[in-house]
Molecule: transfer RNA
Organism: Nitriliruptorales bacterium
RNA sequence: GCGGUAGUAGCUCAGUUGGCUAGAGCGCCACCUUGCCAAGGUGGAGGUCGUGGGUUCGAAUCCCAUCUACCGCU
Numbered sequence: 001g002c003g004g005u006a007g008u009a010g011c012u013c014a015g016u017u018g019g020c021u022a023g024a025g026c027g028c029c030a031c032c033u034u035g036c037c038a039a040g041g042u043g044g045a046g047g048u049c050g051u052g053g054g055u056u057c058g059a060a061u062c063c064c065a066u067c068u069a070c071c072g073c074u
Stems, first nucleotide, its partner, number of pairs: 001073007010026004019057001028044005050066005
């Protein structure tokens, strides 16, 4: 230098042939339960889907560029 894979909540990940309102588990907060803790139950907060553009009525999803990590080729 070229090619490929990955990047989504604090962490681990799902979600794709564009369209329910972006989700789960763990964690966090509040409450319930208990004499207290743990466990359990209910509810809640937390995201500009790596970044910037483009296409479209509509983009996590398609296109281009770019950043980071890993793998391969030279």